[in-house]
Context: one part of a larger RNA
RNA sequence: CUGGGCGUAAAGGGCGCGUAGGCGGUAUGGAAAGUCAGAUGUGAAAUCCCUCGUUUCAAGCGGGGAACUGCAUCUGAAACUAUUGUACUUGAGUCCUGGAGAGGGAAGUGGAAUUCCUGGUGUAGAGGUGAAAUUCGUAGAUAUCAGGAGGAACACCGGUGGCGAAGGCGACUUCCUGGACAGAGACUGACGCUGAGGCGCGAAAGCGUGGGUAGCAAACAGGAUUAGAUACCCUGGUAGUCCACGCUGUAAACGAUGGAUACUAGCUGCUGGGGGUAUUGACCCCUCCGGUGGCGGAGCUAACGCAUUAAGUAUCCCGCCUGGGGAGUACGGCCGCAAGGUUAAAACUC
Numbered sequence: 001c002u003g004g005g006c007g008u009a010a011a012g013g014g015c016g017c018g019u020a021g022g023c024g025g026u027a028u029g030g031a032a033a034g035u036c037a038g039a040u041g042u043g044a045a046a047u048c049c050c051u052c053g054u055u056u057c058a059a060g061c062g063g064g065g066a067a068c069u070g071c072a073u074c075u076g077a078a079a080c081u082a083u084u085g086u087a088c089u090u091g092a093g094u095c096c097u098g099g100a101g102a103g104g105g106a107a108g109u110g111g112a113a114u115u116c117c118u119g120g121u122g123u124a125g126a127g128g129u130g131a132a133a134u135u136c137g138u139a140g141a142u143a144u145c146a147g148g149a150g151g152a153a154c155a156c157c158g159g160u161g162g163c164g165a166a167g168g169c170g171a172c173u174u175c176c177u178g179g180a181c182a183g184a185g186a187c188u189g190a191c192g193c194u195g196a197g198g199c200g201c202g203a204a205a206g207c208g209u210g211g212g213u214a215g216c217a218a219a220c221a222g223g224a225u226u227a228g229a230u231a232c233c234c235u236g237g238u239a240g241u242c243c244a245c246g247c248u249g250u251a252a253a254c255g256a257u258g259g260a261u262a263c264u265a266g267c268u269g270c271u272g273g274g275g276g277u278a279u280u281g282a283c284c285c286c287u288c289c290g291g292u293g294g295c296g297g298a299g300c301u302a303a304c305g306c307a308u309u310a311a312g313u314a315u316c317c318c319g320c321c322u323g324g325g326g327a328g329u330a331c332g333g334c335c336g337c338a339a340g341g342u343u344a345a346a347a348c349u350c
Base pairs, nucleotide, nucleotide: 004321005320006319007304008303012318014201015200016199017198021194022193023192025088026087027086028085029084030083033081034080035077036076037075038074039073040072041071042070049065050064051063052062053061054060091191092188093187094186095185096183097182098181103177104176105175106174107173108172109171110154115149116148117147118146119145120144121143125136126135162169163168206247207246208245209244210243211242215241216240220236221235222234223233258317259316260315261314262313263312266295267294268293269292270291271290272289273288274287275286276285299306300305323350324349325348332343333342334341335340
C1' cells in the first nucleotide's frame, strides 16, 4: 500500500465562500500520452521450477530446458480515460413576471408591565415562608388615584407555522439589502460537484475603552434550615445582562446523522406557488413543483430504529476513528490583552 468503519459502541469539521487537487453530461472528427496486440533487443551467473546424470540412497553437485510477470525501440488497434477541434441541451447559469417569509443592517415610533420620583386619598401594618426572621413602615409604608422619569423586553396573533449556511431571527413604520420558490418563454453552452491549505461568519459566558443601568442577578452580606449548611428557601446586592467600537472563537455549536447527484411502494397533516374541474364567487375535488411533520413497506441495522428530508441502492470529493486510563494533558509551534484556544505526544498502568 491493501482492510473495516463514523445516529446511540471510538469516529461528521460549528457553518459558509473558495485556491490547489480529485472527480465530471451528449454527439462526432483528429492525433495516439495512458491502455491493448505483435515483433526485435535486453532482462549476468547462482537461486526458484521441470528434466537427465552422479555420490550404493539422500542432502549435495553437474548437464540441459523453462522462467525471469521488467525495460527500451519499432509496427499496429482506437472502445474507454486524458488531449485537441466542431456541435448539442438535459447539468449549471442569466433575463422577465409574480407572490410568501421573526433572513440581514440602519433610523424612527408605540402600548402594557416592573422600579423610582412628585402630589392627592388614607392608617397600621406591609412583605416574605413549610413556619419564621433579616427587611420596609407613624420621618406615614402597603393599598389606591393623578402626573413625571428611565431602562429593558415586546403579551394576544403564535402554530412539531415561517426564514436563514450555521450561530440564530418575533411590537409597528420607513429606507438600504441577501437568498429561496413558482410560472412562461428567450439566451449562454458543461461554464459543473467537492474542496487540503486559506479567508469570512460564529450562542452564552469572558476581556478592553467609553456610555447606560428599570428589572433580574454570579460574587458578597444578612435571616432561616441543619449535627454542620461555605447550599437548596427568604431579604438585600455588585460585576454582568443593554448600547458603540474592538477582541475572544468555544458549546449536548445536536438531526449527537458532511456535501452533491441519480434511482427505489404507499397513506396522511401543515406551508409557499401553479394548472384543471366547478361555481356569481370563496369552498370542495383532481393534479404538478418547492419546503416542513407524522405513520409505514421493501431494503438496511447488533438492536433501538431509519425508511423518496434514508441510517436503502450506487458514484464522486472532503473530514474523522483504530482498547480503557494517563489526556484533549505535557513539551514545542501558532493565535490571544488576559482568560485561554488550536495543533498534539510519551513514560507508566489495566
The part of an RNA shown here (small-subunit ribosomal RNA, central domain) has 350 nucleotides and comes from an uncultured organism. The coordinates come from a structure-prediction model, not an experiment, and the mean pLDDT is 89.